[in-house]
Context: one part of a larger RNA
């Protein structure tokens, strides 16, 4: 250096852009760097290999040739790779149309609940829990009307539904603003793929400052429950949940499944767009393109090949194949520990010694 790998047995980087790297579309020319193909030196002695000899054989050991990896020269050969130049449209990119979507930042609006607050009725209870009890109430509460405030969240629609690169998005209008899907033809003309290091984003909980505080509720105190009960239950509740800017940077960050491409039977459902047939026009029906699911048990249908230790994947691959890139490589030490970077902190990323 060659190897097998990665859903679940170690092992896909949380998630994206992306530089350098590597890899990379069709048809000509030129080159002749790789690459082949002759031939020539040179490759020290020993070693190897053939084939002679010499020690009675052999190990050994001499002579002669001939070679290994390789490197130089010279001649040639151009298919594949390179280069370099022309060309092209099937990749990728742009223009243009119509549409869909909880996609994203910010502002403003809304109704139901809920809680408090003031006021009217009303009177002894009320909450809770398997059962109480602690608590709340004659200073008048539970219900019940009215009326104010306040804060967080957005029933129904709602879907195996959509959008987003991933976290993740959900009341209602508005401006801004980002992607993808389909349609026609136009136009660049390989501008493409992947990506170490680098950079952006990145749920919860945590933190720093300043606001806010309805409900819930870590901590905490009180009441049960027990043998105890630093819990499960129940009363109350502090921080945090929310909101503005700064930071943390993690997760079972899950499809436990990297990314791009091409190939490889099907059926169904659903979502967007188109064509077509119908029709006065729409629906229906049939095709086509792009997402998102499913093939489960009965009775009529159900996955085929293939792949996988099984399980199970199966055109949304875990199948055939190329290209990049991240990772694994007995248990344990250890997701530690010194050391480094980073962070205000919590602490995050990033190992070996040992040792069985």
């Nucleotide at each position: 250096c060659u190897g097998g790998g990665c859903g679940u047995a170690a092992a896909g980087g949380g998630u994206c852009c992306g530089c350098a790297g590597g890899u990379g579309g069709u048809c000509g020319u030129g080159c002749g760097c790789g690459u082949c193909g002759a031939u020539g030196g040179u490759u020290a002695a020993a070693u190897g290999u053939a084939c002679g000899g010499g020690c009675u054989c052999a190990a050994c050991u001499c002579g002669u040739a001939c070679g290994c990896c390789g490197c130089c020269g010279u001649c040639g050969a151009u298919a594949c790779g390179g280069c370099a130049u022309g060309a092209c449209u099937a990749g990728a990119g742009g223009c243009c149309g119509g549409a869909a979507g909880a996609g994203g930042u910010a502002a403003g609006c809304g109704g139901a609940a809920u809680u408090a607050c003031a006021g009217g009725u009303g009177u002894a209870g009320u909450a809770g829990u398997a059962a109480u009890a602690u608590g709340c109430g004659u200073u008048a509460a539970u219900a019940u009307c009215u009326g104010u405030a306040a804060g967080a969240a957005c029933a129904c629609c709602a879907a195996a539904a959509g959008c987003g690169u991933a976290g993740g998005c959900a009341g209602c209008u508005u401006a801004c603003u980002g992607g993808a899907a389909c349609g026609c033809g136009c136009c660049u003309g390989a501008c493409a793929c992947u990506c170490a290091g680098g950079g952006a984003c990145g749920a919860a909980a945590g933190c720093g400052u300043g606001g806010g505080g309805a409900g819930c509720g870590a901590a905490a105190g009180g009441g049960a429950u027990u043998a105890g009960a630093u819990a499960c239950c129940c009363c109350u509740g502090u921080a945090g949940u929310c909101c503005a800017c700064g930071c943390c940077c993690u997760a079972a960050a899950c499809g436990a499944u990297g990314g791009a491409u091409g190939c490889u039977a099907g059926a169904u459902a659903u979502c967007g767009g188109g064509a077509g047939u119908a029709u006065c026009g729409a629906c229906c029906c049939u095709c086509c393109c792009g997402g998102u699911g499913u093939c489960g048990g009965u009775c009529a249908a159900a996955a085929a090949a293939g792949c996988u230790a099984a399980c199970g994947c199966a055109u949304u691959a875990a199948g055939c194949a190329u290209c990049c890139c991240g990772c694994c490589u007995g248990g344990g030490g250890a997701g530690u520990a010194c050391g480094g970077u980073c962070g205000c902190a919590a602490g995050a990323c990033u190992a070996a010694a040992c040792u069985c």

Predicted 3D model of a 356-nucleotide part of an RNA (small-subunit ribosomal RNA, central domain) from an uncultured bacterium. The coordinates come from a structure-prediction model, not an experiment, and the mean pLDDT is 81. The RNAcentral record of the full RNA draws on ENA and SILVA.